[in-house]
Context: one part of a larger RNA
Molecule: small-subunit ribosomal RNA, 3' major domain
Organism: uncultured prokaryote
RNA sequence: UGACGGGGGCCCGCACAAGCAGCGGAGCAUGUGGCUUAAUUCGACGCAACGCGAAGAACCUUACCUGGACUUGACAUAUAGGCGAAAGCUGUGGAAACAUGGCCCCCCUUUCGGGCGCUUAUACAGGUGGUGCAUGGUUGUCGUCAGCUCGUGUCGUGAGAUGUUGGGUUAAGUCCCGCAACGAGCGCAACCCCUAUCCUAUGUUGCCAGCAUUCAGUUGGGGACUCAUGGGAGACUGCCGGUGUCAAACCGGAGGAAGGUGGGGACGACGUCAAAUCAUCAUGCCCCUUAUGUCCAGGGCUGCACACGUGCUACAAUGGCCGGUACAAUGGGCAGCGACGGAGCGAGGGGAAGCGAAUCCCGCAAAGCCGGUCUCAGUUCGGAUCGCAGUCUGCAACUCGACUGCGUGAAGCUGGAGUCGCUAGUAAUGGCAGAUCAGCAACGCUGCCGUGAAUACAUUCCCGGGCCUUGUACA
Repeated sequence: UGACGGGGGCCCGCACAAGCAGCGGAGCAUGUGGCUUAAUUCGACGCAACGCGAAGAACCUUACCUGGACUUGACAUAUAGGCGAAAGCUGUGGAAACAUGGCCCCCCUUUCGGGCGCUUAUACAGGUGGUGCAUGGUUGUCGUCAGCUCGUGUCGUGAGAUGUUGGGUUAAGUCCCGCAACGAGCGCAACCCCUAUCCUAUGUUGCCAGCAUUCAGUUGGGGACUCAUGGGAGACUGCCGGUGUCAAACCGGAGGAAGGUGGGGACGACGUCAAAUCAUCAUGCCCCUUAUGUCCAGGGCUGCACACGUGCUACAAUGGCCGGUACAAUGGGCAGCGACGGAGCGAGGGGAAGCGAAUCCCGCAAAGCCGGUCUCAGUUCGGAUCGCAGUCUGCAACUCGACUGCGUGAAGCUGGAGUCGCUAGUAAUGGCAGAUCAGCAACGCUGCCGUGAAUACAUUCCCGGGCCUUGUACA
C1' cells in the first nucleotide's frame, strides 16, 4: 500500500421488511446429470452452466456410429506432360457414392499461342484433431457500481503519501466550502435514438367536420381533425416562499402535456475471475496424411430404473361450455401473402381476384360485455395416455413431424423443508406478430398492444456494493 475481520462509523441496491403472483407436489414440454448404447458428436458447471451455443437434428444439417468407396483428393495456387471437352440425355451393376457402355462433343486466333475443362506427375491441399494454462478477436461478471489514474509541486531515507482526506450535498469523485496543493485524463452527466405536449410545412395509398352522394370515405369535394413524414418549440431548479455557511443544495408552491435525471433504450472506466470460446473466425506449437482427410447409404444426436434446472397446462364457479356482440399495436408477403363465392364436421382442399403493398392479403385479436346452462361432484373441472380414421409438407414421416375428427378419459382437490420475480402502465392476466423455417416437436426466444393492481413502518437482521477508520502472525 492492499486484502481480510462472526471490528467500528456513514450510505446505497426488490438486499431485508411490507405486499402480489409463483416455483418446490401432478401431467406434459425442454435442457442437464446419470445410466444405457455400435454411436447416443462437441462445448457450457455456484452467482455469471442447465428452453445455454441451437433464431428450427426425419435425409441434409452432422462434427458421432456401422458399412461401402476415394487417395493431388470435396476445395486453392503453381509448374511440366498428355487430352478436347465438362455438363447433359440414356443403358447395365449398385443402398447410394461410384464403376462401366452408348448418344452428344470446346471457344478465341493468321501460325505461334491464349482461355476453359479433363487427366498424369510433383510441390501441396485438407483436419469441427490437441492445447482458451501459448494467443488475437469477441463475450460474461463484479456493475451503469462511482470509481481508476496522471503531470508538476510539497512531505517521507524509502515503499509511498498528498491531490482523491475533511464539513455539507447528490443518482453520481455531482456540486459547494475548506485545505500544500494546483491542474488534467479515463469514467459520471450531457451530446444520439424511442416515447409524452404543442406549433408549422405537405396531404396519398391516410383522414372526413361541414356540402352533395353511397350498401360501404364508395364517389365528388375538403386539409379542419386523426395519422404519416420532415422542420421547430418546450424543462433550465428558469420563477416564488422557506431551510441552509450570503454556498452547493433540499422542502413546499405556481405555471405547465410533462418538474427536478419526465419514462425507456443504446452507451459498461482502471481492472478482477490463468472466467468462457482453438467448434463463428483468425492464429503459434504439437499431431494425422491410402487417414484423425474426402464421398455415400443406413443408424444415432429423440435411447430411460432415476435425479435436478427452466417452462406450459391444471387442480375449477372471480370458473367450464354454448349463442350473440365491441375495441388494438408491432410486424410479414412474389418459388410469397392469398380475399371472394361453392364442396368438406374439421385439419385442409378444388377454382380464383388483388397485391412487390399507409392501396391487396395474412387478419375474425383475445381477455371484455350481454344472455343461457352446469351447482361443488374427480364433475359439463382437468386433459395425459391409448385406439381408429384422416389432412398437409417433403424424394421420404418405421425409428423420429405437425395438425384434424371420433372414441378413451390418467395424475391432479393449491403442493414439506426451502426458494424465485416484481416498486407502475410495473406485477398479474389476455391475445397478436416476427426471426429461424419445405414442414415442425415453439409450451422457447424477440417484440407488440389490451385489461390492470397491492405494498414500502423502517434499515435491527440476511445478501451484494461504495467511502472513512481500526486490528492483523496474510500478500